Transfer RNA from Brigantiaea leucoxantha, 71 nucleotides, folded computationally.
RNA sequence: GCCUUUAUAGCUCAAUGGUAGAGCAAAGUACUGUUAAUACUUUGAUGGGUGUUCAAUUCAUCCUAAGGGCU
Numbered sequence: 001g002c003c004u005u006u007a008u009a010g011c012u013c014a015a016u017g018g019u020a021g022a023g024c025a026a027a028g029u030a031c032u033g034u035u036a037a038u039a040c041u042u043u044g045a046u047g048g049g050u051g052u053u054c055a056a057u058u059c060a061u062c063c064u065a066a067g068g069g070c071u
Base pairs, nucleotide, nucleotide: 001070002069003068004067005066006065007064010024011023012022013021018054026042027041028040029039030038047063048062049061050060051059
């Protein structure tokens, strides 16, 4: 230099172009003499820009960061 993969919640991961979910973690409530455990509830996210589309996590392109391959 070229090719390629990935970027989603505090962490690990899902999501056929059609209102972004789960587990763990955190907070609250119940339970308990207290803690732990358990049950229920809640909070919280699409790396950044532009474009296509009625509609973008998803498609195109550029940038950023990380990984892999070739020379």
It matches the Rfam family "tRNA". By type it is a transfer RNA.
The sequence is in RNAcentral, with records from ENA.
NCBI's taxonomy places the organism under Eukaryota, saccharomyceta, leotiomyceta, Letrouitineae, Brigantiaea.